[in-house]
Context: one part of a larger RNA
């Protein structure tokens, strides 16, 4: 609990796709369910309002009229909603054509730098590490440097307040299959839309299950140091795990702490993708429109201020999620889901 609100105080679901369901673009006819105006019937008395009137008064009591906001039914209106018509349009929304940028997603090969380990060569006494040390590794021959070799993971410079993607997230190179967006043309469909309870998919890291894989890294752990301690911060060492197939988990500061849509409302500047006019012998540049991204700046306006501000947190509408004091508690029980580990959906007592 009518209502107010949800960037930061509680409070936008992690994203999408989609069912019911709510909302829906211009015109035309017909219907008249909503609406709306009248009529008839009903709406009990009693209460109540108001007037009068009666008991000396007044509480009480009479008695008229108002109310009974409502239901039915009838006739009527037809501006809006809604029904409806093998109606009409095209501004919405998708198709078609050409074009065009992109770490957007799968899968297959292939590349070099670096770590490391491994054999060889040179070479000799130390490396390493630290605040300073030690643990460690090295005359069985390290570390430094040269050749060749083996793996595994990442892809330096370009890179950029850049760029793609619904979010998560995508960055050596090439090939194959593949979603999406933008721009231009204005040929075709004719509202074919918008949002979404429920539902379904997707969904960093961590963790789980089989099976490989392990180069560096690195919870545990175990040594060395600090230290009063030192179950840490440093150091030497290292095992899950990080990699890969396939199956689970389903959370996050999943953050722009800001849902999704459509329209309206000063600028001014910078970058990225198209198009168009000017200039330009070519080429780099360059001026202006114009669409559709990413950021700064700022006027109205909004905001408790911060601040936002054509990417809104103005200014309307339609749709959906969500708070309703702090703790207790995102917890307990119940269910659902899951090998687990959990998640999800969730109170009360008490307490301040």
């Nucleotide at each position: 609990u009518u209502g107010g609100g949800c960037g930061u105080a509680a409070a936008g679901a992690g994203c999408u796709c989609g069912u019911a369901g709510g909302c829906g673009g211009u015109u035309c006819g017909g219907u008249a369910a909503g609406u709306c105006g009248g009529g008839u019937g009903u709406g009990a008395a009693a209460a109540c309002u108001u007037u009068g009137g009666g008991c000396u008064u007044a509480a009480c009591c009479c008695a008229a009229a108002g109310c009974c906001u409502g239901c039915a039914u009838c006739c009527g209106a037809u501006a809006c909603u809604g029904c409806u018509g093998u109606g009409a349009c095209u501004a919405g929304a998708g198709u078609u054509c050409g074009g065009u940028a992109g770490g957007g997603g799968a899968g297959c090969g292939g590349g070099g730098a670096a770590u490391u380990c491994c054999u060889a060569g040179u070479g000799u006494a130390g490396c390493g590490g630290u605040g300073a040390a030690a643990u460690g590794c090295g005359c069985a021959g390290a570390u430094a440097u040269u050749a060749g070799g083996a793996g595994g993971a990442a892809c330096a410079c370009c890179g950029g307040u850049g760029g793609c993607g619904a979010a998560g997230g995508c960055g050596c190179c090439g090939c194959u299959c593949u979603g999406g967006g933008c721009c231009g043309a204005u040929a075709c469909u004719g509202a074919c839309g918008c949002u979404g309870a429920g539902g379904a998919g997707c969904g960093a890291a961590a963790g789980c299950g089989u099976g490989g894989g392990u180069a560096g890294c690195a919870a545990a752990c175990a040594g060395g140091a600090u230290u009063a301690g030192a179950u840490a911060c440093c150091c030497u060492g290292g095992u899950a795990g990080u990699c890969c197939a396939c199956g689970c988990c389903g959370u996050a500061a999943a953050c722009g702490u800001u849902g999704g849509g459509c329209a309206c409302u000063a600028g001014g500047u910078g970058u990225g993708g198209g198009u168009c006019u000017c200039a330009a012998c070519c080429a780099a540049c360059g001026a202006g429109a114009u669409c559709c991204g990413c950021g700064c700046c700022g006027u109205c306006g909004c905001u408790a201020a911060c601040g936002c501000a054509u990417u809104a947190a103005g200014u309307g509408c339609c749709c959906c999620g969500c708070c309703u004091g702090g703790g207790g508690a995102g917890u307990a029980c119940g269910g659902u889901c899951g090998c687990a580990a959990g998640a999800c959906u969730a109170a009360a007592a008490c307490u301040c």
Record summary:
Predicted 3D model of a 352-nucleotide part of an RNA (small-subunit ribosomal RNA, central domain) from an uncultured bacterium. The full RNA is in RNAcentral, with records from Greengenes and SILVA. The prediction has a mean pLDDT of 88.